[in-house]
RNA sequence: GCGGUCAUAGUCUAGUGGUAGGAUUCUAGCUUCCCAAGCUAGUGACUCGAGUUCGAGCCUCGAUGGCCGCA
Numbered sequence: 001g002c003g004g005u006c007a008u009a010g011u012c013u014a015g016u017g018g019u020a021g022g023a024u025u026c027u028a029g030c031u032u033c034c035c036a037a038g039c040u041a042g043u044g045a046c047u048c049g050a051g052u053u054c055g056a057g058c059c060u061c062g063a064u065g066g067c068c069g070c071a
Base pairs, nucleotide, nucleotide: 001070002069003068004067005066006065007064010024011023012022013021018054026042027041028040029039030038047063048062049061050060051059
């Protein structure tokens, strides 16, 4: 330099154009003599820019970053 692949919450992960979901963490409550475990509720996320569309996490183009391959 060229090609491929990936980017969603503090962490892991689902989401075939139509309300962003689950686990875990955290907070509060219940339970317990206390702790742990368990139960209930709550908080928190689509890497960035542009385009297509009534509507984009999803499709298109570009950028950035990670990984892999070729030179």